Predicted 3D model of a 77-nucleotide RNA (transfer RNA) from Nitrosopumilales archaeon UBA218. It matches the Rfam family "tRNA". The family's RNA type in Rfam is transfer RNA. Taxonomically the source falls in Nitrosopumilales (Archaea, Thermoproteati, Nitrososphaerota, Nitrososphaeria).

RNA sequence: GCGGUGUUAGUCCAGCCUGGUAGGACGUCAGCUUCCCAAGCUGAAGGUCGUGGGUUCAAAUCCCGCACACCGCACCA
Numbered sequence: 001g002c003g004g005u006g007u008u009a010g011u012c013c014a015g016c017c018u019g020g021u022a023g024g025a026c027g028u029c030a031g032c033u034u035c036c037c038a039a040g041c042u043g044a045a046g047g048u049c050g051u052g053g054g055u056u057c058a059a060a061u062c063c064c065g066c067a068c069a070c071c072g073c074a075c076c077a
Stems, first nucleotide, its partner, number of pairs: 001073007010026004020057001028044005050066005
């Protein structure tokens, strides 16, 4: 340099194909339970969906550029 995959909550991931209220688990916080802790149960908070554009009534999702990570190939006298 070329190609591919990935980037979504504090962590790990689903949702993307086929556009229509952003989700799960763990963690955190509160309550219940318990003599206390743990476990269990209930609830809550927490998101520029990597970034900048485009299309659209409407974009995490479709299209284009860019950044980063990983994989493969090429180059590396």